[in-house]
Context: one part of a larger RNA
C1' cells in the first nucleotide's frame, strides 16, 4: 500500500450519475393490518407486544400403575447489560413509467419496457388439403379432416377500434382493347418451257398477363392551407375560397414522443434542469405497425419518505493474507 474482514465518538446520505456497497429487518406466538380490487388478492401490509429459570395449579394423550410425553394454559416468584442469549432467518412504505401475469434471451460485456404467451382478428386450405424437405421416388402436415392445419399482424382483461380504395397489392369481373407460339393464307419472290421445287408473307382466329369496371384498410398504407368575423381586449362557435382519395374522430398530450424548454401555473425541498398534477402553443400522439385505462406480478425504470448505517464529513485501529525491507 492492497485484499478479505471486525469494530468505531458526534452527525445520519451531507457521498454519488444513482444509498454503489454496507448497516438495519430476520424465527415462532399473540395481536393488528390501509388505499385499491379482476373479490381471489392487496398481506407476513403496515404496527405493537411476548419468549429463560423455579414452585404451585389447571388440561390432553398413553398407560393397570409407578410413572412418560405435551400444551401456542394460568397463579406467584428469581437471576441476568442482554432469555428466538450463539450460527442460520424478509428493511419496510408512497408515486409514476413500461410490460398483463409463471416463463425466455445476447454459453463468455445488454435479462430487458426485448421475445414468448392465453385471448383477440385478418387470411390460405375440401383432403392425392393448403404449405414445407427433396434432383426424384418419397416423406412431414396426419394415421389429423375447417371446433382441423398453415401463414401474417396484436398481445391478459376492461372501455373501444373513426375516415380514407386515389396509390401499392390482393379478390372478383362470359364485355370491350392490346397480344406469343401456333393457325391461316390474299398476294408476291427466285428458278424452269411447264408441272413443280424453294422462299416470303397481308387479312383472320389465338390464353395468361396488361389495360379496362368493380370490392378490400385487425392488406401496405394515408388522414390540409389561407383569409375573415361577436359592443373593452383576446378568442372565435361562423363565414368564404384553393386543394385532396380523405382531411385525424375518441382517448390521451412538453409524453420512453416537446425542437424551442430548465415551457407555464400548483405539489413536494430552505433551495427541484429530474419527480408528480394540471394546461394545450401535439417541431413530430392516437386507435390490432393497436388506443386509453387497469388489481395482481417484476433481479426492470423514475421520484419522494421512515428506519439504517464508515456511502460521506474524516478518517482512525484492529485481526489475517499479500507486496515490501532485512537475514
Nucleotide at each position: 500500500u492492497g485484499a478479505u474482514g471486525u469494530u468505531g465518538a458526534a452527525g445520519g446520505a451531507a457521498c454519488u450519475c444513482g444509498g454503489c456497497a454496507a448497516a438495519u429487518u430476520g424465527a415462532c406466538c399473540u395481536u393488528g393490518u390501509a388505499a385499491c380490487u379482476u373479490c381471489g388478492g392487496g398481506a407476513u401490509a403496515a404496527g405493537a407486544g411476548g419468549u429463560a429459570c423455579c414452585u404451585g395449579c389447571c388440561u390432553c394423550g398413553g398407560g393397570c400403575a409407578a410413572c412418560c410425553g405435551g400444551g401456542a394454559g394460568u397463579a406467584g416468584g428469581u437471576g441476568a447489560c442482554a432469555c428466538a442469549a450463539a450460527a442460520g432467518a424478509g428493511a419496510g412504505g408512497g408515486u409514476a413509467g413500461c410490460g398483463a401475469c409463471u416463463g425466455u434471451u445476447u454459453a463468455a460485456c445488454u435479462a430487458a419496457a426485448a421475445c414468448a404467451c392465453a385471448g383477440g382478428a385478418c387470411u390460405c386450405u375440401g383432403c392425392a388439403a393448403a404449405g414445407a424437405a427433396g434432383a426424384a421416388a418419397u416423406u412431414c402436415g396426419a394415421c389429423g379432416u375447417a371446433u382441423a392445419g398453415g401463414g401474417u399482424c396484436u398481445g391478459a382483461c376492461g372501455c373501444c377500434u373513426g375516415c380514407c380504395c386515389g396509390g401499392u397489392g390482393c379478390u372478383g369481373g362470359a364485355a370491350g382493347g392490346u397480344u406469343a407460339a401456333a393457325a391461316g393464307g390474299a398476294g408476291g419472290u427466285g428458278u424452269g418451257c411447264a408441272a413443280g421445287c424453294a422462299c416470303u408473307g397481308a387479312a383472320u382466329u389465338g390464353a395468361a398477363g396488361c389495360c379496362c369496371c368493380a370490392g378490400u384498410a385487425a392488406a401496405c398504407g394515408g388522414c390540409g392551407g389561407c383569409c375573415g368575423u361577436a359592443a373593452c381586449u383576446a378568442u372565435a362557435a361562423c363565414g368564404g375560397u384553393c386543394c385532396u382519395a380523405a382531411g385525424g374522430u375518441a382517448g390521451c398530450g412538453a409524453a420512453a414522443u416537446u425542437c424551442c424548454u430548465u415551457g407555464u401555473c400548483g405539489g413536494g425541498u430552505a433551495a427541484g434542469u429530474u419527480c408528480c398534477g394540471a394546461c394545450c402553443u401535439g417541431c413530430a400522439c392516437g386507435a390490432a405497425u393497436g388506443g386509453c385505462g387497469u388489481a395482481a406480478c417484476g433481479a426492470c425504470u423514475u421520484c419522494c419518505c421512515u428506519g439504517c448505517u464508515g456511502u460521506c464529513u474524516c478518517c482512525a485501529a484492529c485481526a489475517u493474507c499479500a507486496a515490501c525491507u532485512c537475514a
The part of an RNA shown here (large-subunit ribosomal RNA, domain IV) has 327 nucleotides and comes from Hydroptila sp. AD-2013. Its mean pLDDT, the model's own confidence on a scale to 100, is 88.